Predicted 3D model of a 393-nucleotide RNA (Bacterial RNase P class A). The sequence was found by an Rfam model in a public genome assembly. Of the family's consensus pairs, 94% are formed in the model.
RNA sequence: AAAGCGGGCCGGAUCAUCGCUGCGCGCGGGCCGCAAGGCAUCCGCGCGGGGAGGAAAGUCCGGGCUCCGCAGGGCACGGCGCCGGGUAACGCCCGGGUGGAGCGAUCCACGGCAAGUGCAACAGAGAGCAGACCGCCCCGCAUCACGCGAGGUAAGGGUGAAAGGGUGGGGUAAGAGCCCACCGGCUGUCGCGGUAACGCGGCAGGCCGGGUAAACCCCGCCGGGAGCAAGACCGAAUAGGGAAGCGUUUGAGGCCGGCCCGGCCGAUGCUUCCGGGUAGGUCGCUUGAGGCCGCGGGCGACCGCGGUCCCAGAGGAAUGAUGAUCGUCCGGCGUCCCUCCGCAUGCGGAAGGACGCGGAAAACAGAACCCGGCUUACAGGCCCGCUUUCGCU
Numbered sequence: 001a002a003a004g005c006g007g008g009c010c011g012g013a014u015c016a017u018c019g020c021u022g023c024g025c026g027c028g029g030g031c032c033g034c035a036a037g038g039c040a041u042c043c044g045c046g047c048g049g050g051g052a053g054g055a056a057a058g059u060c061c062g063g064g065c066u067c068c069g070c071a072g073g074g075c076a077c078g079g080c081g082c083c084g085g086g087u088a089a090c091g092c093c094c095g096g097g098u099g100g101a102g103c104g105a106u107c108c109a110c111g112g113c114a115a116g117u118g119c120a121a122c123a124g125a126g127a128g129c130a131g132a133c134c135g136c137c138c139c140g141c142a143u144c145a146c147g148c149g150a151g152g153u154a155a156g157g158g159u160g161a162a163a164g165g166g167u168g169g170g171g172u173a174a175g176a177g178c179c180c181a182c183c184g185g186c187u188g189u190c191g192c193g194g195u196a197a198c199g200c201g202g203c204a205g206g207c208c209g210g211g212u213a214a215a216c217c218c219c220g221c222c223g224g225g226a227g228c229a230a231g232a233c234c235g236a237a238u239a240g241g242g243a244a245g246c247g248u249u250u251g252a253g254g255c256c257g258g259c260c261c262g263g264c265c266g267a268u269g270c271u272u273c274c275g276g277g278u279a280g281g282u283c284g285c286u287u288g289a290g291g292c293c294g295c296g297g298g299c300g301a302c303c304g305c306g307g308u309c310c311c312a313g314a315g316g317a318a319u320g321a322u323g324a325u326c327g328u329c330c331g332g333c334g335u336c337c338c339u340c341c342g343c344a345u346g347c348g349g350a351a352g353g354a355c356g357c358g359g360a361a362a363a364c365a366g367a368a369c370c371c372g373g374c375u376u377a378c379a380g381g382c383c384c385g386c387u388u389u390c391g392c393u
Stems, first nucleotide, its partner, number of pairs: 001389010012326007020051002023048007030039003053364001057375002060373005065227004077223005082096005097110005111218002116216002118212002133157002135153003139149003165183006184208002186205008231283004241274006253265004290309008328360003332357006339350005
């Protein structure tokens, strides 16, 4: 320098003008009150301070919190699945193991199909107590020869993603773990190392059994249900419920806009109280498994201690718009510098940098009870570690 691998981070900055949201304080209005004064709530103004994300998203896992349920155990159902650790917990993360891919950095997969049941397109004779299409062999018939019939055979050919360990020898009519040696796997057992998964090695047994469990299933572990529209509190008007009182031509009460008289209406009615619910309001609500810094422990995930900070809490949902400067980008131009290559001594080409001029765009997306993860989307950019190849020293 080129090509890659892994990880971390940012995701515009400052100012001005005009707005939005909600908090605190003050002022004015409004409302209540005789007043002093008060207002959870309404309106406006001023000041101060706060105002989205790395994914706020999908709502896929795991927890907190809340209400309901619950003696204990089991069945059913669902989820998870190598081992150890981290954690509030996890299907997440870290470290390790085995197998596979890659020259490598690194990446991917993970209980059991050798418990039972099931499933599998096409091709092929045969696909699951294997299988005879060609070939090989034996027997019978026939025969100059081709052949016909009955069987044996998985060594060779052919089909297929896959044809029931591999190589060699013995054996046989031909063959075959049929037998033997070595190699591979499996099962049992023993020793050593490791917390374990597992690794290394010894002995015994021809045991050699294709795939699929995101097929049923088996084994082990985990799981009560619903969710902030959870849930708690305050609570009208009207209607309805309950109680008491008053009243029904001996008139409660209402109307005739003050009062009296008078007139009219007037009886499952009027007044008061109680309780439940609704509208509406308040709380839940943001201080939290919290952020940052330092020290210590640990390979690491992470943990401990100390200091410091408070950082949206709306309720159909605010966090915006414009402009300037800076930053970013250009596969635009010009000048200069540096490195390399070619021709052969100043020309051409390639990559990079600085300055000036000009131009351009800014993604994915939008908190709604709160956390920990995963997954998905994302213009542009920065940083760290590592691998392979080439060049120079």